[in-house]
Molecule: Guanidine-I riboswitch aptamer
């Protein structure tokens, strides 16, 4: 010097925190509001490049269409490796989110 489509996009985890629901504490003068707690398991919620999984794109191969770049159909096939701050950012917050396969080490 040198990153392979190191593809994309939902779902889901490990994680995260507290807007909203719930839960507990206090307050009223009243059963529902306020206030305060996430050193509250929980539901909404955010959520992995190094975590699963799906479609879809990607490649081969055959088959048909066309003059041709290419289409459409079928059938397989690979997605491998991956140590990593400090700071910063977004939302109510926070984080394995986002800067970031950055910087950096090997």
């Nucleotide at each position: 010097g040198a990153a392979u489509c190191a593809g994309u996009u939902g779902c889901c985890u490990a994680g995260g925190g507290u807007u909203c629901c719930g839960c507990g504490g206090c307050g009223c003068a009243g059963c529902g509001c306020g206030c305060c707690g996430g050193a509250c398991u929980g539901g909404u919620c955010c959520g992995a490049g190094a975590g699963g999984g799906a479609a879809c794109g990607g490649c081969a191969c055959g088959g048909c269409c066309g003059c041709a770049u290419g289409g459409c159909c079928g059938c397989g096939c690979a997605g491998a490796c991956a140590c990593g701050g400090a700071g910063g950012g977004a939302u109510a917050a926070a984080a394995g989110c986002c800067c970031g396969g950055g910087a950096g080490a090997u």